[in-house]
RNA sequence: AGAGUUUGAUCCUGGCUCAGAAUGAACGCUGGCGGCGUGCUUAAGGCAUGCAAGUCGAACGAGAAAGGGGCUUCGGCCCUGAGUAGAGUGGCGCACGGGUGAGUUACACUUAGGUAACUUACCCUCUCGCUGGGGAUAACUAGGGGAAACCUUAGCUAAUACCGAAUAGUCUGCUGAGGCGAAUGCCGAUGCAGUAAAGCCAUUAGGCGCGGGAGGAGCGGCUUAACUCCUAUCAGCUAGUUGGUGGGGUAAAGGCCUACCAAGGCGACGACGGGUAGCUGGUUUGAGAGAAUGAUCAGCCACACUGGAACUGGAACACGGUCCAGACUCCUACGGGAGGCAGCAGUUAGGAAUUUUGCGCAAUGGGCGAAAGCCUGACGCAGCAACGCCGCGUGAGGGAGGAAGGCCUUCGGGUUGUAAACCUCUUUCGGCAGGGAACACUAAAGAUAGUACCUGCAGAAGAAGCACCGGCUAACUACGUGCCAGCAGCCGCGGUAAUACGGAGGGUGCAAGCGUUAUUCGGAAUUACUGGGCGUAAAGCGCGCGUAGGCGGUUUGGUCAGUCCGGUGUGAAAGCCCUCGACUCAAUCGAGGAAGUGCAUUGGAUACUACCAAGCUAGAGUACAGGAGAGGAGAACGGAAUUCCUGGUGUAGAGCUGAAAUUCGUAGAUAUCAGGAGGAACAACGGCGCGCGAAGGCGGUUCUCUGGACAUGCAACCGACGCUGAGGUGCGAAAGCGUGGGGAGCGAACAGGAUUAGAUACCCUGGUAGUCCACGCUGUAAAGAUGAGUACUAGAUGUCGGACCUUCUUACCGGUUCGGUAUCGUAGUUAACGCGUUAAGUAUCCCGCCUGGGGAGUACGGCCGCAAGGUUAAAACUCAAAGAAAUUGACGGGGGCCCGCACAAGCGGUGGAGUAUGUGGUUUAAUUCGAGGCAACGCGAAAAACCUUACCUGGGUUUGACAUUCUGCGCAUAGCUAUGAAAGUAGUGAAAUCUCUUCGGAGACGCAGGGACAGGUGCUGCAUGGCUGUCGUCAGCUCGUGUCGUGAGAUGUUGGGUUAAGUCCCGCAACGAGCGCAACCCUUGCCAUUAGUUGCCAGCAUUUAGUUGGGCACUCUAAUGGGACCGCUUGCCGAUAAGGCAGAGGAAGGUGGGGAUGACGUCAAGUCCGCAUGGCCCUUACAUCCAGGGCUACACACGUACUACAAUGGUCGGUACAGAGCGCAGCAACGUCGCGAGGCGUAGCUAAUCGCAAAAAACCGGCCCCAGUUCGGAUUGGAGUCUGCAACUCGACUCCAUGAAGUUGGAAUCGCUAGUAAUCGCGGAUCAGCAUGCCGCGGUGAAUACGUUCCCGGGCCUUGUACACACCGCCCGUCACGCCAUGGGAGUUUGUUCUACUUGAAGACAUCUAGCUAGCUCGCAAGAGAGGCAGAUGUUGAUGGUAGGGCAGAUGACUGGGGUGAAGUCGUAACAAGGUAACC
Repeated sequence: AGAGUUUGAUCCUGGCUCAGAAUGAACGCUGGCGGCGUGCUUAAGGCAUGCAAGUCGAACGAGAAAGGGGCUUCGGCCCUGAGUAGAGUGGCGCACGGGUGAGUUACACUUAGGUAACUUACCCUCUCGCUGGGGAUAACUAGGGGAAACCUUAGCUAAUACCGAAUAGUCUGCUGAGGCGAAUGCCGAUGCAGUAAAGCCAUUAGGCGCGGGAGGAGCGGCUUAACUCCUAUCAGCUAGUUGGUGGGGUAAAGGCCUACCAAGGCGACGACGGGUAGCUGGUUUGAGAGAAUGAUCAGCCACACUGGAACUGGAACACGGUCCAGACUCCUACGGGAGGCAGCAGUUAGGAAUUUUGCGCAAUGGGCGAAAGCCUGACGCAGCAACGCCGCGUGAGGGAGGAAGGCCUUCGGGUUGUAAACCUCUUUCGGCAGGGAACACUAAAGAUAGUACCUGCAGAAGAAGCACCGGCUAACUACGUGCCAGCAGCCGCGGUAAUACGGAGGGUGCAAGCGUUAUUCGGAAUUACUGGGCGUAAAGCGCGCGUAGGCGGUUUGGUCAGUCCGGUGUGAAAGCCCUCGACUCAAUCGAGGAAGUGCAUUGGAUACUACCAAGCUAGAGUACAGGAGAGGAGAACGGAAUUCCUGGUGUAGAGCUGAAAUUCGUAGAUAUCAGGAGGAACAACGGCGCGCGAAGGCGGUUCUCUGGACAUGCAACCGACGCUGAGGUGCGAAAGCGUGGGGAGCGAACAGGAUUAGAUACCCUGGUAGUCCACGCUGUAAAGAUGAGUACUAGAUGUCGGACCUUCUUACCGGUUCGGUAUCGUAGUUAACGCGUUAAGUAUCCCGCCUGGGGAGUACGGCCGCAAGGUUAAAACUCAAAGAAAUUGACGGGGGCCCGCACAAGCGGUGGAGUAUGUGGUUUAAUUCGAGGCAACGCGAAAAACCUUACCUGGGUUUGACAUUCUGCGCAUAGCUAUGAAAGUAGUGAAAUCUCUUCGGAGACGCAGGGACAGGUGCUGCAUGGCUGUCGUCAGCUCGUGUCGUGAGAUGUUGGGUUAAGUCCCGCAACGAGCGCAACCCUUGCCAUUAGUUGCCAGCAUUUAGUUGGGCACUCUAAUGGGACCGCUUGCCGAUAAGGCAGAGGAAGGUGGGGAUGACGUCAAGUCCGCAUGGCCCUUACAUCCAGGGCUACACACGUACUACAAUGGUCGGUACAGAGCGCAGCAACGUCGCGAGGCGUAGCUAAUCGCAAAAAACCGGCCCCAGUUCGGAUUGGAGUCUGCAACUCGACUCCAUGAAGUUGGAAUCGCUAGUAAUCGCGGAUCAGCAUGCCGCGGUGAAUACGUUCCCGGGCCUUGUACACACCGCCCGUCACGCCAUGGGAGUUUGUUCUACUUGAAGACAUCUAGCUAGCUCGCAAGAGAGGCAGAUGUUGAUGGUAGGGCAGAUGACUGGGGUGAAGUCGUAACAAGGUAACC
C1' cells in the first nucleotide's frame, strides 16, 4: 500500500466482498511447563447453608455453669474456675470498606469558577472551664399471657444515662455609635436577654475524658458558565408555571413551601414529546482528523425485593436499621409470625458462556479500646479455566545401500528424505533426593511455603497439533463421486477425465495452540472538517419577489470581541510516550520526566475580520432627452376558409381507402352560382430562427391603460442603499374540477364499418364531454435534463437594437463600441460524449439537492384540495449488481452503392398417373445402425437370395474365429462310422516327417493345459485425431513499425474512380508485408518441330477390303515449343492515370471454354458402423461358430427418378455418321440351333492389331388419322432362359396372352445464359447374377436477358440498438401454483402515559385534649401549674378503584399490492423507423 466482482472487450460511476488489528468472548479439533493478569456481557430472576461490624470492665450495676480440690450427718456446703462466659445500661462505630448499573439526557458526569448564602463527630493548635444537687430505669427477682416471635404486671438498683440550679465568652438574639466595600454586604463600641459540662484510671507527677469559644486540616452541601446520543412522520410547551411582597422551612441561597399581586417564562441556535443510555480518566482502531466503546484499575453519581415515609445522628431519608403498603418464599397449634446475597463462597433458573460453600489476619488498610487485644470474605494468598499476554521445551552433531513402507509414474524413475534406522553427545522443562529464603517489627509469634532458589542423580528419555492448497492468497497430484453427495467470504465449483466435493500422498502457514462464529475500527475519499459530487451515471426547487440568516466596495481615526504572542493556575492517580531501575529475559512492576492540542485568568500586539465615528464614488439607484419589440390587460374592427340555411343551374353518383365498407344521394347529393347565419383561428410577410417576457408563454388591424430592458450624452443627484435567500408569498403549459354562457371546425368516451387467429387498437364514417368566454379551484410536465450574483481568461463568422467614426453632401459599404442571440473554435476542462467570454474553464459568495438496484416517490401519519389528487416521506424483504459514455461485432419490416439463373425475359420440368428407389410412420421375434431445413431422404450402400449382416429365433464353444508368450506331446494329418439342419459332438484309425543345423537342437505347424490376455459394428462425434459438408471460388482475413486515443480500439483496409476480384490508379498519418484473388498445373481450341506402329493414304502399284508394296504430305497419336499482352494503330470517354467502348489483325480478344485449386473462420455441423484413439462398460458373454428368418413387411405421407399421356408421334422396312472405355476365373468374332432370352462348337486378342460393338436420334419409303387408339405399358396367367450349393419368402431376362391408371397435371416449386438447356444413344465401376441409380462419353442442338423496383443469398460504407448464446436475440404485463415479508381490517389483547373523581396506610405538620403523668415552679401539706405521654380531628400522602383520552407492541376472518421461485397459460407493450417513433 491494495485486491476480486457489472462488459465480447474498455473507461468511468457505484455498491457488495476480502486481506489487518482488537475482544471479559463462545464453539470445533488438539494440548508439555512456568510467570503475570483476567473470569455471569444473559434473569436489578429466585435463593438452602456458613461467614461478611463490631468493640470498650480504664463509663455502670449485676453475674453463672462444667471441670478441679476439700469437708459431709450424703440432704448438701466451702474454695477454685472467675469478677471469667453470656446478657443488660452507657459510649463510639454501624453514612467507611464491599457490590451492582435498574433508573437517569439530568447541574447526573466533565472542565473552569462562586459560596459576602453554608455545615463538619473523630484529628491538630490556642484559650476558658468541669461548682453543687435531684429523680428514675434496664439488667435482676416474683407472677401472668402466647405454639412461637415476643408481650405484660409488681418490686429492687448504678452510671461518662436523664433533669434542674450557679457561673462564662470574639457564642446566640435584640440594640446598633462609627468605619470599610462597586454591590448583595462586611467589621463593629455600648447595653439588655439567653445558653455549658462527667467523670474514670492511676494515685507522686500525671494520663484519658467532658463543656464553651477561636483558628487549621480534610470531608461535604448549594450554586454559575460551557459541554454531552437518535428522532421534526414530536412544533408549539408551561398555572407553582415566570416574577414580586409577606410568612414558613433549612446548616445554607431559592416557588423549596404557603397567602396575595402581576402575566409572565421556554422554543427552528430545536422547547415539549418519543426512543436509547450511568458519566469520566481511559480502551480499541486509525497516518491523522475521526469512529466505536466505557469489563478489569481509578474518580463521581445512582440503587439495595417493589413503592412510600420518616426516626436516630456531625453526616442517612440508611445494602447486612425502623414503620407502612404490595408481590413472592418459609414457619404455624390457623390465633399469628419470619425474610430480603446488585457483600464472599455456593445453589437453581436463563444462556453460546464465566471459578472454591479454600487458607490467613503474617503484610497493607479500617472499627473499638489507655493498652494488651478483639473484629475485618476489605485485603494478602492458594485452588479451577490455554480466557489473554509473555517466556521455555518437545533434543544437538554425524549418518546414502538415498533402506523398507506409502504415493505418483512417460515404468526409466521421482518423492516422502538426513527424514528414519545406526553412531557420538547434552539434560533446559518434567521426575527423585538433600539444603532452603527475603519482604518483620520483636523476647517470641509467617497464611503464602518446605514455595522461589541452590546442589546432586538417572535417562533422548515423559512432551505437536490445527487450518489451508481454483483466483483474491503462500501451497498440486492420483483416486472415488457424477448438477448426486456436497463446498462456498466474494467471484463461483459439481451434469464421467473436478488442482474448488470426499478420503489419500505431497506441500504451505501458524504453533501449545490452530481454525470458525460474533462484534468494533480500518481499508471506505462509501457522509468527503482534513477529503466527494449534481449536462448525460444518484443529484439544480418550473420561475420570480422577499423575511431571518450568511457574505459584502473604498479612506481615515478609535475600541481590542474574534485573531496572534507571552505569563500564571488548573488539566487527580493509573494508563500512552521517553529515560533509568527490579524480577536470569520478556510480559509484569517501581522511580523520574514529557505530554495531556482543553478551560480559566492576566499582560501585550493591532495587519485582517468585527464594532463605533466621519468621509469617498468605481457597486447599486434616481432625473432629463431617444429609438426597438408577437411584453401584459381591456375594447372595437377586418378579410380568407370550413360548416350550416335559403334560392338557382344540373344529373347519378359522391365520399373514403392499401383495398373496401359503414355514410351521403333520384325526397336531387357531389359540383357550381348568389344571398344569409354562426363560431373559432389569424395564410403569405415569417427566418435552423429575429424580437419581447422571470418562467409558463406571446403572432390579423386599430385605440386606451400599463410593466420591463437597452445604449449615448450632461457624468446632474444620492452615497454601499449590495448579493444570495431556509421558512413565507406570488406567477405557473396541457389535461381536469365548480358555476354560468358559447359551440363552426377538431375531437377522449361511445357507436358503426374494416383489418385480424383475436383487434376493447392503428385505418374509415359519425360523435358527446372538452377545446372558446367570464369568475373560482387545481399546482403538476422530458416545466432549456446545466440555480443565482460578481470578476478574470485567444479568436473567427452570421444576425437584431442603439451610439460614434469614416465616406465630397446623402445613402450603401467599411470600422470602433455597448447590449442581446446563434454557429465554429484556442488554452483549459471532462469518464467519454462534449463545453469552450451566453463555460461544463479559473476564482469567490449564498441557496437547493445526492449517497447501490428493486421494494417506492409507495405505505402509515401530517398539511393542502370539492374531487381527481398533490406535497412531505419510510421500513421489512430481496439482488450482486443497477447505471453513464465510448468500442468491436451482429441484427433492423434503417439508408446508400454493388454482385449472383436472385428476380425479370425464355426453354424444359416437379407437384396429378403407373412403376422404381430412399425416408417417415405403422407393423414385427427382428423389420440392424447412422444421416434430419438449405447442407438427411437413387444419402453411408461402386450391387442385402446364402455370405455380406451389425438384427431376430434356435443349436453350439469358452485362453476362445484372430495376436504375443510359457509348458508338454506330436508333427505339414488324411480317411471312415454314428448323430445332427449345420456348426459341432462322440468314436475309429492308418501311415508318416516341412526348413535350417554346430546334430545338442531351433523354427514353422497341429493337439492338450495354464495364466497374462484376446475379442466387442457395445456407449460417448458434447473427450479426440483424421477426413468431409456448408457459408463460398464469396473477396475477404490479418500482421510489423509508425501515428491517434486514458483505454477497448482506430488508422492502414476509409475516400474519388475502376475491376470478376482488398483488381488496379489517384488521393490520404501512414509505410510496408503475409494468407486469400490472379498467375504458375491439367484439358480443350490454332500453328510449328520431332516420331511413324497396331494409326493414316495425296500421288504410284494392288485388292472384296489401307488387304499388300510403298510413303509419312494429310488425319491421328504423344512429346517439346510458339501463340493473347488492352500488345497495336486509330478514334472516343476518363484526371494526362487505372480502366472502359469501338476497330484492325488473328484459330482465339479483353480471366478464350472447362477442370484441379477452397483464406481467417462459422455451424460443440457429420462420422467412435471406414480407419485410428482417451475414458467407461461386457468377459461361459454385449465375445465367437452355425442353420433358418429379417433388413424386401404395408392403411398411409414425403423426397428423388423412370415411362407416359401421343402425329415434331407410334409402327414396319431400308440407308448413314461417334466418342470414351473395358477384356485371361475375361472379351469373344464367325458358324449352327432356338420366334427369343440363350445353347453348342470355336478363330482371334494380355489389346491404336482381336473382341464387346448394333450407336440412337437423324435420313428415305409404307401404314396408322385424333380414338383411351396400331398411344400407354402397369398388373396378372401360362411357358421358358441364364447365373448360382440354392431364385419360396427375395434375382434379371425372353416368348405368348392380358392391356390398369393416364388425354399435360391445384396451391406451390426446381434446373438452365451456348456447344448450354432440351433430346438421343454408348461405355465403365460395383458385380456369380441383378441398374429407371451413380460416374463418364459423344450425336442433334435452341430460346431469352428491357433491366435491378420487388423475393432470396452475399459484399462494402453509414445509421439506430436495452442484442453479445448476438433477432431462432432481448423483454413486458395479467392469470394459475409454492414460499416470504408487509399495508388495510369488525375487533381482541398487553404495556406505558395523561386528565378528572374516589380511596386514603405509615409518617410529618397543625390544632385539640376529658385519660395518664417522678424531676421544674408555687405550696407546711393536700394539691395546683408548666411540660410530656396516650388519644382525636384536619392537611399532605404511597397503593388501590372508576371513567375518559394519547402513544407503542402483539394478534385477527377477510382483503390490497410487493418480492421471489430451470423449463405453466394468454398475448407481444418496449429495444431496429421494434413494424402506429418513443417518452413525460